[in-house]
Background
The RNA shown here (Bacterial RNase P class A) has 372 nucleotides and comes from a Solirubrobacterales bacterium. It is recorded under the gene name rnpB. It matches the Rfam family "Bacterial RNase P class A". Rfam links the family to the GO terms tRNA processing, dimeric ribonuclease P complex and ribonuclease P activity. Of the family's consensus pairs, 90% are formed in the model. The prediction has a mean pLDDT of 77.
RNA sequence: UGGGCGGGCCGAGCGAUUGCGGGGGGAGAGAAAACCCCUCGAGGAAAGUCCGGACACCAUAGGGCGAGGGCGGUGGGUAACGCCCACCCGGGGAAACCCGCGGGAAAGUGCCACAGAAACAUACGGCCGAUGGCGCGGCCACACGUGAGUCGCGCACAGGCAAAGGUGAAAUGGUGCGGUAAGAGCGCACCGGCGUCGCGGUGACGCGACGGCCAGGCAAACCCCGCCCGGUGCAAGGCCAAGCAGGACCGUUGACCCAGCUCGGCGAGGUCCAGGUAGGCCGCAGGGCCGUUUUGCGGCUCCUCUGGGGCUGUGCCCCGGAGAGAUAGAUGUCGCUCCCGACAGAAUCCGGCUUACAGGCCCGCUAACGGA
Repeated sequence: UGGGCGGGCCGAGCGAUUGCGGGGGGAGAGAAAACCCCUCGAGGAAAGUCCGGACACCAUAGGGCGAGGGCGGUGGGUAACGCCCACCCGGGGAAACCCGCGGGAAAGUGCCACAGAAACAUACGGCCGAUGGCGCGGCCACACGUGAGUCGCGCACAGGCAAAGGUGAAAUGGUGCGGUAAGAGCGCACCGGCGUCGCGGUGACGCGACGGCCAGGCAAACCCCGCCCGGUGCAAGGCCAAGCAGGACCGUUGACCCAGCUCGGCGAGGUCCAGGUAGGCCGCAGGGCCGUUUUGCGGCUCCUCUGGGGCUGUGCCCCGGAGAGAUAGAUGUCGCUCCCGACAGAAUCCGGCUUACAGGCCCGCUAACGGA
């Protein structure tokens, strides 16, 4: 320098605005509205709603078993997780590094397309035929045409084999030597797997020795083993509560109302209650701690942003202010600048994962090339 790999960060800026949602203050006798001022106002994924929780209600209120579902190398982290970190094993890469739905196939059941003889016990073609059988011949024996003997050749009938061929994703360890009638872990050497023992490691596992022990694959098929799991989700749920309908009592022997009482007037409704609809409020928000009148309010402290002032000035100190919370759902519009702007819009909150993304910045690592 240009590649590759990993990680982190940003994701337009500035200004104007009688746009909009929330909060605070002013003014107003006071509540609301209108008015004035100040201030806050989408994201790294707010998304998918896929996991784990908080919270709320319902159910159970102790334990066990079963059903159903989820998870699955090991050790840690965590409120918890299917998340994160480190490691192990397997695979890929020259390396940095990446990928793995990574318990058990030696409990049982099931499946293994096409091809193939056979996909778990099988033999299509093939090899052999040592042994037995049959046939022929030699030798031998005698009772002279027979065999009970022996040797050789042939057949491939009984039977033996699984090495080589062919099929397949996969054929029951691999390669080689020996061995055999032909073969075969049948024997041996090396390699692979499994088991036992020893050593190292918390562990997954690794290394070594020994034993021919040699076992097909699939559990994202049933199943087995270990661990975990009650259900529903803020439209949870709580509070207040019109109107209509309901109930109780009072009232035409005059209630209620006409400002309290009397008189007087009017003339049929009035008061209370329960559940609860419309509707409203809370739940609802920076984190933590403390106090209290324990919904709420106040105080302290930390974090972030911001106004003013100061300085040993680019970071600290002092005095202030603020921390989205809508409910049909606010976060807009316009102008200027630039390398011309992607994916995308909160809806109870938090921890994760996954997915989408124009462009840009920073750090580390790896292997090359060039220069000193």